[in-house]
Context: one part of a larger RNA
RNA sequence: CCGUUUGGGGAAUGGCUCGGCUCGAGCGCCGAAGAAGGUCGUGUCAAGCUGCGAUAAGCGCCGGGUAGGUGCAAGAAGCCUAUGAUCCGGUGAUGACCUAAUGGGACUUCCUAUUCUUCGGAAUGGUCCGUAGGGACCGGGAACGCGGGGGAUCGAAACAUCCUAGUACCCGCAGGAAAAGAAAUCAAACGAGAUGCCGUCAGUAAAGGCGAUCGAACGCGGCAUAGAGCAAACCGAAUCCCUUUCAGAAAUGAAAGGGAUGUGUGGUGUUGUUGGACUUAGUUACUUCUUCGUCGGUCAACCUGAAGUCAACUGGAACGUUGUACCAUAGAGGGUGAUAGUCCCGUAAGGACAAUCCGAAAAGAAGAUUGCUGAGUAUCCAGAGUACCGCGCGUUGGAUAUCGCGUGUGAAGCUGGGAAACAUUCAUUUCCAACUCUAAAUACGUCUCGAGACCGAUAGCGCAGUAGUAGCGUGAGUGAAAGCUGAAAAGUACCCUUAGCGGGAGGUGAAAAGAGCCUGAAACCAAACGGCU
Repeated sequence: CCGUUUGGGGAAUGGCUCGGCUCGAGCGCCGAAGAAGGUCGUGUCAAGCUGCGAUAAGCGCCGGGUAGGUGCAAGAAGCCUAUGAUCCGGUGAUGACCUAAUGGGACUUCCUAUUCUUCGGAAUGGUCCGUAGGGACCGGGAACGCGGGGGAUCGAAACAUCCUAGUACCCGCAGGAAAAGAAAUCAAACGAGAUGCCGUCAGUAAAGGCGAUCGAACGCGGCAUAGAGCAAACCGAAUCCCUUUCAGAAAUGAAAGGGAUGUGUGGUGUUGUUGGACUUAGUUACUUCUUCGUCGGUCAACCUGAAGUCAACUGGAACGUUGUACCAUAGAGGGUGAUAGUCCCGUAAGGACAAUCCGAAAAGAAGAUUGCUGAGUAUCCAGAGUACCGCGCGUUGGAUAUCGCGUGUGAAGCUGGGAAACAUUCAUUUCCAACUCUAAAUACGUCUCGAGACCGAUAGCGCAGUAGUAGCGUGAGUGAAAGCUGAAAAGUACCCUUAGCGGGAGGUGAAAAGAGCCUGAAACCAAACGGCU
């Protein structure tokens, strides 16, 4: 030096999975009745996590359930429990301090008042609304939504209009969805009939240093469907609220007192083939609300739930093999000392049930001569600094012809007004602005459940373990590593040796698998033996 063998070292590989990822369904707000989030406490021994709050791994009641229990967590001690614990579901009580934080003041999660008091304790924040009694709001929430602001890198092969993009980001606000929404809309000579979402129309029309790029609508096919209320004309207090008492289950009614309201409470009325008021003729009996009790449904933990633990063999162990049975509306799945329909939990199929909620009948309460139809058209009403127009700016595919804002000007009044993609006029068609509300189809996923030709510990979430932890950074922030003994701790008694670690012998176990523990590759290291020099 080479080879073989035996070890060390190391943690790849294989197997496993209390975790993730994705999809589907469900469900979707919390908060001054003090939230979300935290600090500090709380255990017999108690550092961390979990739970809980000076009643502190817990207290009461109701229901379920059954033999053990005293969280993760294995130890010791004590204690609880058939007078039913632990546990599971429901509903209450308690709930320190900080925090919107709210008696005042601080950010050292601390300091310090006033008034009342039954001496236990309670009240005392700001803004806004209301005549008052009184009420609302404040803060938080993963993404989704609406609104107000609003870049740059980039592309244009430079760059300025343009693009990126109304994106990122910041702010405000709301909800379980939000927004939009019942035509002063489209269409085109035919007609449609609120909005939203999906597919198409279509990368089309259009915009564009007509460059780069950008980019609809009508229509058609689907999902889902729902329409209502005011202002005014007319009537003219016929209306409403508060406190107390009484009746009632409640809706509501009655009484007394006090207020709101003629600057209009209440009734009526709401559209374009104009409609309504108004006048007149006829016709009709309903509509809304409440739920003590009754009935039905919904509904928590939960309950019942078939059939081999038969023989022989192997084995540490039978769930294996052979033989022979059985159940099946159950041969999904998991566990059990190897692979179990019949061992256990379950599964198919049934069942029970509190509060709650829903519905029905029934009963009660309230409301108008209300609703509908026809005729008449004299009179009255039908949303103003609005529509339209000029100028400027932003925005849009919107080009002179998108939408919005600013500014100036400024109408009509049913014999009325708007729109129909250059302007004006006349026709034709179509609709009725300047007030308000409105479910579903749609978006998202903090959360719950289910599933998977998804990943299997350098993968899959950053996190399968005390993970947004340890660590790093003045800070905003950044941010890991780390899974596996065995069926069962049976976790190696006793002896020898050692300062100890350890070693020997011995024991447990199927096997040391011996806790630096399943398997245990390679690099690297050593020893023994053999070979060559």
Molecule: large-subunit ribosomal RNA, domain I
Organism: Methanomassiliicoccales archaeon